[in-house]
RNA sequence: AUCUUAUCCAGAGUGGCUGAGGGGCCAGGCCCGACGACGCCACAGCAACCGGAGGGAAUUUUCGAUUGAUGAUUGAUGAUUGAUGAUUGAAAAGACAGGAAAUCAAACGCCUUCUAAUCAGUCGCAAAUCAUAAAUCGGCAAUCGCAAAAUUCCUUCGCAGGUGCUAACUCCUGCCCGGCAAACGCCUUGUUCCAACUGGAGCAGGUAUGGCCGGGGAAGAUAAGAU
Numbered sequence: 001a002u003c004u005u006a007u008c009c010a011g012a013g014u015g016g017c018u019g020a021g022g023g024g025c026c027a028g029g030c031c032c033g034a035c036g037a038c039g040c041c042a043c044a045g046c047a048a049c050c051g052g053a054g055g056g057a058a059u060u061u062u063c064g065a066u067u068g069a070u071g072a073u074u075g076a077u078g079a080u081u082g083a084u085g086a087u088u089g090a091a092a093a094g095a096c097a098g099g100a101a102a103u104c105a106a107a108c109g110c111c112u113u114c115u116a117a118u119c120a121g122u123c124g125c126a127a128a129u130c131a132u133a134a135a136u137c138g139g140c141a142a143u144c145g146c147a148a149a150a151u152u153c154c155u156u157c158g159c160a161g162g163u164g165c166u167a168a169c170u171c172c173u174g175c176c177c178g179g180c181a182a183a184c185g186c187c188u189u190g191u192u193c194c195a196a197c198u199g200g201a202g203c204a205g206g207u208a209u210g211g212c213c214g215g216g217g218a219a220g221a222u223a224a225g226a227u
Stems, first nucleotide, its partner, number of pairs: 001227008013043005021032003026174004044166003049162002051159001052157011063145006070138005076132006084124007093115003097112003170219001175216006184210001185207004190203005
């Protein structure tokens, strides 16, 4: 210097210095000012923009707890399936085995023994599937928290911090929009009266440029921030 945002009808002055204008610029008003304005300095004060401190609320994140469903893992129990081992019993069939004819004969058959397809039971091992409850772990959702952090908002203080401010609303108006007002003002080739050269007064008609209220804008000031 430029830009952005917020605020601008609240509030708060004494002393000293100086000495003529001042209220930002332009215009019109209105004010302040030799009873000393404006400005500068000192002190005092106001306010709460930034900073600081206290309180509250909301949101987000993290953490923790509880609950819920869920996934994984682990071991347990039960059931089922198939394979398999041991054992018990039965057993077709087989055997060159043994026995029995109470008095010869044991070939078949019978009994015993052995082997044994197979069947059943019991026990065991490992596996798979399913179910049940449990433990651990992971994330998810909901709720909660004298938990932590950040952000925003509200509020209080007025702090040895950074500014600002301490006549009048930024002194008012100026540009745009909306509302009210025809009382005043203004206009009139109308009309009446007065005056009789120009005029004046009343009535009638017109007029929202002048007025008031509200909103916005522009400009300015201050703060905070950015470039």
Predicted 3D model of a 227-nucleotide RNA (SAM riboswitch aptamer (S box leader)). The model forms 97% of the base pairs in the Rfam consensus. Model confidence (mean pLDDT): 76 of 100. It was read from a public genome assembly, where an Rfam model found it.